[in-house]
């Protein structure tokens, strides 16, 4: 310097003239009473005094007055952290807890949701009953698909073995069928262009030589393809179970964060935090605070019913008391007639009291009058003392509107920052709301010196 | 001065225990009719008097304010 915060204060001023309400008057005039100087009233004069911090809203609490007492219970209403203050309070002060602000500081309807009941729309699997599985994670079973491996069947290929055919060499005349138990004979076919028999038939070598780029069947071994089956793994679907971690819905999902743990998970275990319960403290009057122990974890809503604690009889100055004028104590209805009805300004019941008629409606009159209540009060200011404070006590000092159609205003002059909200009505203490602007003090934050 | 009550569409009223503010009349448009009325169809219209709070959620519950309305004299 700027921004902010808390507590206060002021709310146009001065002068002149005129006017209005109230009070006083040993002043003047008039009237009425008494009766010998007084009282009352009116008019005039003089003096004094005359709106607010909210006079407002009528939201609380009281005084005061009346209802005979201001009794009991139920219902109803109010208040609601703690301790003080006060006549009292839903007010004030000081603190506690919670929330906000960097801070000074501010806000807080702040008892109980573990007495019970109700409600929690839509969404969501599930909204309170120690609930609940939609997606999801995990385990098991079944089915299907895929991959790997194993078993089996088939096909094919390769190698090998055996047999047959073919071929070679040697010997050389039979072989098959009709044809049967066998033999002989006969017929047909094949056969020296070789029936039949023996040996051989390729990696190389030997024995004298020769022969399928090895034809078929069988067996075995291996490779490949494929049908079926099995094991393991992965995926999909269904079923049964475990989970409350993650996702999703919601304002809210049954403590939160992290680590461990587990099939997956979980206060299942542990650390910290929040709550709850128990115990402890030369803690504090108390709300509460602090520490230790226990995995105990229970949703929100009471400005929903309700429970708990405390308080509350009702009406209001148009209350009420006195004086005075006038009228019709008129009409109708309800209840009752002696242990009444009814009333006691409130919803019910009881008690108590009053009571010899009571209540309601329609009407009547009025000078819609007068006096009191009515303004000296839980009053203001100053000093001292107690108290952190609210506040209290003592002393001194002051009197500060009282109207009842309702006063507090108008004009002029000057000055300033050019004036907001707004007007008493029985009186106080508060709260809330409205309010142009000015001003004081304490404190906080930022920047600069 | 004192006491009490009500505010929802242009008007009159609903909304039960807090859970999408609705009905009748009036208004706009269309149909019917030669035209109008009536009738039928359809549409629009709300800061629920205002502000704040409780609640997940307020026309409704709580607090404060605003506007409007009603009653209350004395005598017998």
């Nucleotide at each position: 310097u700027g921004a902010g915060u808390a507590a206060g204060c002021c709310g146009g001023g001065u002068g002149a003239u005129c006017g209005c309400g109230g009070g006083c008057u040993g002043c003047g005039c008039c009237g009425c009473a008494a009766a010998g100087u007084u009282g009352c009233g009116g008019c005039g004069g003089g003096c004094c005094u005359g709106a607010g911090g909210a006079a407002a809203g009528u939201c609380c609490g009281a005084g005061c007055u009346c209802c005979g007492c201001a009794g009991g219970g139920c219902a109803g209403g109010g208040u609601g952290c703690u301790g003080g203050g006060u006549a009292a309070c839903a007010c004030c002060c000081a603190g506690u807890g919670g929330g906000g602000g960097c801070g000074a500081c501010c806000c807080u309807a702040a008892g109980g949701a573990a007495a019970g009941u109700g409600c929690c729309a839509c969404a969501g699997a599930a909204a309170u009953g120690a609930a609940g599985a939609c997606c999801g994670c995990c385990c098991g079973g079944c089915a299907c698909u895929c991959a790997a491996c194993c078993c089996c069947a088939u096909g094919u290929c390769u190698a090998c073995a055996u047999u047959a055919c073919g071929c070679c060499u040697u010997a050389a005349a039979c072989c098959g069928g009709g044809c049967u138990u066998u033999u002989c004979u006969c017929c047909c076919g094949g056969g020296a262009u070789g029936a039949u028999a023996a040996g051989g038939u390729u990696u190389g070598c030997c024995a004298g030589a020769a022969a399928g780029c090895a034809u078929a069947a069988u067996g075995c071994a291996g490779g490949c393809a494929c049908c079926g089956g099995g094991u393991u793994g992965a995926g999909u679907g269904c079923c049964g179970g475990g989970c409350a971690a993650g996702g999703g819905u919601g304002g809210a999902a049954c403590g939160g964060u992290g680590c461990g743990g587990u099939a997956a998970g979980a206060g299942c275990g542990c650390a910290c935090c929040a709550g709850c319960a128990g115990c402890c403290g030369u803690g504090g009057u108390g709300a509460c605070c602090g520490g230790c122990u226990g995995g105990c974890u229970a949703g929100g809503u009471a400005a929903a019913c309700c429970c708990c604690a405390c308080c509350c009889g009702g009406a209001g100055c148009a209350a009420g008391a006195c004086c005075g004028a006038a009228u019709a104590g008129g009409g109708g209805g309800a209840c009752g007639u002696u242990u009444a009805a009814a009333g006691g300004u409130g919803g019910c019941c009881c008690g108590c009291c009053u009571g010899g008629g009571u209540c309601c409606c329609c009407g009547g009159g009025u000078a819609a009058g007068g006096u009191c209540g009515c303004u000296a009060g839980a009053g203001g200011c100053g000093c001292c003392a107690g108290g952190c404070a609210a506040c209290u006590g003592g002393c001194g000092u002051c009197c500060c509107a009282g109207a009842u159609a309702g006063a507090u205003g108008a004009u002029c002059a000057c000055c300033c920052u050019c004036g907001a909200c707004a007007g008493a009505a029985c009186u106080c203490g508060g709260c809330u709301u409205a309010c142009a602007g000015g001003u004081u003090u304490g404190c906080u934050c930022a920047c600069c010196u | 001065g004192g006491g009490c009550c009500a505010c929802u569409a242009g008007c009159u009223c609903a909304a039960c225990u807090g859970g999408c503010a609705g009905a009748g009349c009036a208004g706009g448009c269309g149909a019917c009719u030669c035209u109008u009325a009536a009738u039928c169809g359809u549409c629009a219209g709300g800061c629920u008097c205002c502000a704040g709070g409780u609640u997940c959620g307020a026309g409704u519950c709580c607090u404060g304010g605003g506007u409007g309305g009603c009653c209350c004299a004395c005598c017998a």

This is a predicted complex of two RNAs, RNase P RNA and transfer RNA, with 525 nucleotides together. Its mean pLDDT, the model's own confidence on a scale to 100, is 77. Rfam match: Bacterial RNase P class A. Rfam classes the family as a ribozyme.